[in-house]
Molecule: Archaeal signal recognition particle RNA
Organism: Thermoplasmatota archaeon
RNA sequence: UCAUGGACUAGGCUGGGAGGUUAGGCGUCUCCUGUAACCGAAAAACGCCUUUGUCGGGGCCGAAGUCUUCAAGGCGAUGUACAGGCUAUGCAGCGAUCCAGCAUUGGACAAUGAAAUCUCGUCCUCUGGGACCAAAGGUGAUGGUUUCGUUGGCCGGAGGGGCAAUCACCCAUCUUAACCUCGGAAAAGGGGCCAGGCCCGGAAGGGAGCAGCCCGGCCGAGGACUACUGGUGCUCAGAGGGGCACGGGAUUGAGGAAAAUGAUGGAAAAAUCGCUACAUUGUCUGCAUGCCCACUUGGAGACGUGUCCAUAC
Numbered sequence: 001u002c003a004u005g006g007a008c009u010a011g012g013c014u015g016g017g018a019g020g021u022u023a024g025g026c027g028u029c030u031c032c033u034g035u036a037a038c039c040g041a042a043a044a045a046c047g048c049c050u051u052u053g054u055c056g057g058g059g060c061c062g063a064a065g066u067c068u069u070c071a072a073g074g075c076g077a078u079g080u081a082c083a084g085g086c087u088a089u090g091c092a093g094c095g096a097u098c099c100a101g102c103a104u105u106g107g108a109c110a111a112u113g114a115a116a117u118c119u120c121g122u123c124c125u126c127u128g129g130g131a132c133c134a135a136a137g138g139u140g141a142u143g144g145u146u147u148c149g150u151u152g153g154c155c156g157g158a159g160g161g162g163c164a165a166u167c168a169c170c171c172a173u174c175u176u177a178a179c180c181u182c183g184g185a186a187a188a189g190g191g192g193c194c195a196g197g198c199c200c201g202g203a204a205g206g207g208a209g210c211a212g213c214c215c216g217g218c219c220g221a222g223g224a225c226u227a228c229u230g231g232u233g234c235u236c237a238g239a240g241g242g243g244c245a246c247g248g249g250a251u252u253g254a255g256g257a258a259a260a261u262g263a264u265g266g267a268a269a270a271a272u273c274g275c276u277a278c279a280u281u282g283u284c285u286g287c288a289u290g291c292c293c294a295c296u297u298g299g300a301g302a303c304g305u306g307u308c309c310a311u312a313c
């Protein structure tokens, strides 16, 4: 001096890149990527800096290594061009919608009778009826009686007695679709019978007439009835219309319904849907290329390659 081993220190590693932001850089933020490999504090109106984060605490390597650059490989990002796919929008064309028949497929059903034809009914209009319901309603004429009222008029000593007309009550007959039952009513307004009491009278007899009862009428309730009016998920008949579907009947004698597809013709045309083509925007993929680049390998260069101890030659 070289080599080996050990211990030190200088030093190095503990990540890098794109975006964003910035005068510029690093960082906290977002994303991509690598290692055996860090921890804590603050930090987007920002933190630190002017060159390669700031402050603090560790770990590893250790004279190791770091830096610059070139080439190859290569994950990823980005720009451009081309090709293809997808979404959206716009325009254009065709079709989908409806109708008609044709062709193909199809095959419910069918000799317990397909399709077709005829006829009747269901349907619609008009006309004429019936049934039911509601509301509403309570006929009129003639005749008769010595009965009541009113008017006129005659007779009688009084009470009273006659005649005529008219209106009511009652009866009978006929008619009408127009009858029945029950209840009620202080007075007045219709009628009948009027106890008691009252009046006229010589008497006989008669009269007015209260209460009360009855009749007609009135009011109310109920029932039955129906000429008129209105109505109805009812029903009958006639005439006409319609005729896809359904049902009944007849003729006839083997086919044939629904549905799907295709093309043709016609109708409508706004919207909606589908297909094709073009254009534009966006996005994805592929390929080519430009540029950047984690990471790996190799080359060149710059800086550094130090100190101590031991052993051996």
Base pairs, nucleotide, nucleotide: 003311004310005309006308007307008306011061012060013059014058015033016032017031018030019029023050024049025048026047027046038057039056040055041054065303066302067301068300069299070298071297072296073295074293076292078290079289080288082286083285084284085283086282088280089279090278092276093275094274095273096272097267098266099265100264102262103261104260105259109255116251117250118249119248120247121246122245123241124240125239126238127237128236129235130234131232132231133230134229136226137225140174141173142172143171144170147168149166150165151164152163154161155160179223180222181221182220183219184218190215191214192213193212198207199206200205